Two RNAs folded together computationally: RNase P RNA and transfer RNA, 414 nucleotides in total. Rfam match: Bacterial RNase P class A. Gene Ontology terms of the family: ribonuclease P activity, tRNA processing and dimeric ribonuclease P complex.
[in-house]
Parts: sequence; structure tokens; C1' cells
RNA sequence: UAGGCUGGCUGGGCUAUCGCGGUCGCAAGAUCGAGGAAAGUCCGCGCUCCACAGAGCACAAGGCCGGGUAACGCCCGGAACCAGGUAACUGGUUGGAAGAGGGCCACAGAGAUGAGAGUGCCGCCUUGGCGGCGAGGGUGAAACGGUAGGGUAAGAGCCUACCAGCGCGCUCGGCAACGGGCGCGGCUAGGUAUCCCCCCUUGGGAGCAAGGUCAAGCAGAGGCAAGCUACGGCUCGUAGCGUUUGAGCCUCGGGUAGACUGCUAGAGCGGCGCAGUAAUGUACCGCCCAGAGAGAUGAUGGCCUAAAACAGAACGCGGCUUACGGGCCGGCCUAGGCA
RNA sequence: GGGCCCGUAGCUCAGCGGUAGAGCAGUGGACUUUUAAUCCAUCGGUCCUCGGUUCGAAUCCGAGCGGGCUCACCA
Repeated sequence: UAGGCUGGCUGGGCUAUCGCGGUCGCAAGAUCGAGGAAAGUCCGCGCUCCACAGAGCACAAGGCCGGGUAACGCCCGGAACCAGGUAACUGGUUGGAAGAGGGCCACAGAGAUGAGAGUGCCGCCUUGGCGGCGAGGGUGAAACGGUAGGGUAAGAGCCUACCAGCGCGCUCGGCAACGGGCGCGGCUAGGUAUCCCCCCUUGGGAGCAAGGUCAAGCAGAGGCAAGCUACGGCUCGUAGCGUUUGAGCCUCGGGUAGACUGCUAGAGCGGCGCAGUAAUGUACCGCCCAGAGAGAUGAUGGCCUAAAACAGAACGCGGCUUACGGGCCGGCCUAGGCA
Repeated sequence: GGGCCCGUAGCUCAGCGGUAGAGCAGUGGACUUUUAAUCCAUCGGUCCUCGGUUCGAAUCCGAGCGGGCUCACCA
């Protein structure tokens, strides 16, 4: 210099005039006023009510190892394997199929899993049949280790050596997943658990239209009824209400459509240190940063080369995913050149 | 705001690991003087999209897109 890989940040700024919502103020006015995703609602929590959430079964979700966290299906670091790339790096997989078991594996093929014989090889009787075989060919996504030697009628882990895999034992490194080494066992075991299932872990349900307080208003009637209730499946269990003074359910009818609260100071934000590889945690200092209820955050002009992307809070928070014009900062790899 | 459901031929739906189907509609033919009805044949599919699991996906898993729950899903 060219090409590439990767991590993070930003998400218009200043100003004038007019306007909108909250708070303060008698008023004039002062002050604050969307996002990195406010989105999808896919996970996890807080909070509220039902038993400050109980037991068992069922059901659902998660699943290599270690750490982080309020928690997670998230994040960080690491392990093994597969794929792509010269590389930096990227993407994916991960408990159990060898012991608890069941199911399925279309077509093709002899045979699809406690194997099997069409072609073929061998033996015996001889147009063919009977018996042995699992090497070669062929089918398939997948066919019951490979090479060499021995062995045999022909063959075959049938036997031996080496190699590959698996299991077991010992040992070294590592917290662990796992990796290295040595030895033993002919053990050679198909795939699928994103089918059922088994093992381990977690999960009570509903959601701020939860819930609380006040005000206003009204009219009850008929039927069923011993159980009912937000513990949303079942059984138990607890509490409350109720059993003819009738809980609850069904049908018809009547009333309300208001106010306050929950509501925004928080797993909060910024700075600077410290611990840690990192995620993250924490000492100190500073800051207050929307809170509506038909629902505010906008319009116009000027300057910044241009102001343009996706988009718009509704109880809050941590993640994930998806959408997104442009700009900024770092780390690394490859090739070439120069010193 | 919260919660829930659905997507297969032009329309209504079935199929839930192994070659995508039915009814109606369309097209051609038969019957009829003609039409309808009936009968026969035929046409028609990115199974909403993109990834993943698997030998194999409409079907199983994940993400997205679109639609619905219109006085009667929730005050």
C1' cells in the first nucleotide's frame, strides 16, 4: 500500500421564534421531556393478588466443563468433534443408542439389526439338487473393522502381528470437561432420543385492564343447588364462605363508564481507582434523567458540505431476536514494496 | 397495554416423518333440440418465508412475515 477478519462506540449539534405534556409558582416565568432498539412478546426476574406457595403424580422447559448474575434458555472463559478459509477467524454440534426398554429406518437390495444368500466360491451326487461359506461383485443415506501372514475343501477375528476404534485398569497434567503415556480385553458394538423413554436440574397460577382507597348510582325476578373459591391438570392438604336464614351457577332485567393510588430514586446513570484473562464485582465522588390517561416530546428559519436510516415510552428491570442511512475508535491476519 | 389462535390448489378443508389429496370452481367430451343436472377425462401447489434436525420435512425445532380473536379473550 492492497485485500480481509474481528471488537466496541455513536444514532445529529448549536441557535431564534411559535406550540404541546409534567412539576414548581398568585402570576410573570423557571425547569424537565423517548430508544438503541421504546419493536417482537421469545426467555428470566422484581412487584401485586390468590395460603408471605404446601405434598405427590402428571405436564412443560433446560442439559459438555468452570465461572458471572437477583435470575435466565443470557454472558464470559475453556474442552471435544465436524465444516469453510493460506491465515486472522467464522458457523455448527454436545447427558444416555455399550446394558433399562420400546418404536421407526420409505424405494432399492439376498439381507436394515438377537442378520442374510440373488450373483459368486467350495464339496458331494451330477442338465438339477443337497450341504458348507460370508472373502469378491452389486443395491442403498447407512451393510456387522483394515493390511499382511497362518489356516481351510472354500472361507471367516477362526488364529497371530501391526494399525484404527471401543471398554477397563494404572499413571501424569488440569478445579473440571478433557488430554498425554503404559498395560489388558478379539470387544468390533449401525442410525435416529429435534420419536417414546431413562437420568439430572428447574418450574404453583394469573397478570398494572394485577391490586388498593374513595365517590356516585341501581331493582330485582325465575330456575338449579351442596358444595364453592384465580392454589387455572388430577389427588391430598390449608384457609375462607356456605348447606333451606341458600355459598355458587344459569337465564332475564337494572346501574356505573368518575377521582386518587399503584407510577417511576432504580439489580439507576456518569467519573476515577482497585480485584479478575474476561463476563463481572466493588471503594470513593458527583447527578436526578418523561410519567400521560383519547394519551405530550412538534413546526419553521439560519449555520455546520448533507440532516436524511430503523423507528415512538404506557408498571419497571436484565437478556435474546429482528429492523437500521451515515460516522468514529481499536485489535489481528495475508500478500507485496521500502528502510 | 396484556393474553391467545391460525397460515396447504381460485374457495372450503383433510393429511402430522416416506410419491401432496378431497369437495366445489375451471377446461374438454358424452347425454339433450338447447341449457341445467348427471357421467367421464383433465388442468391447477415456492404446503407463508428463511435457517436447523434427519438418508428424507407440509409434518419436528428455532427465527421472521402476514392475518384473526369487531358490541362476545381481559376494565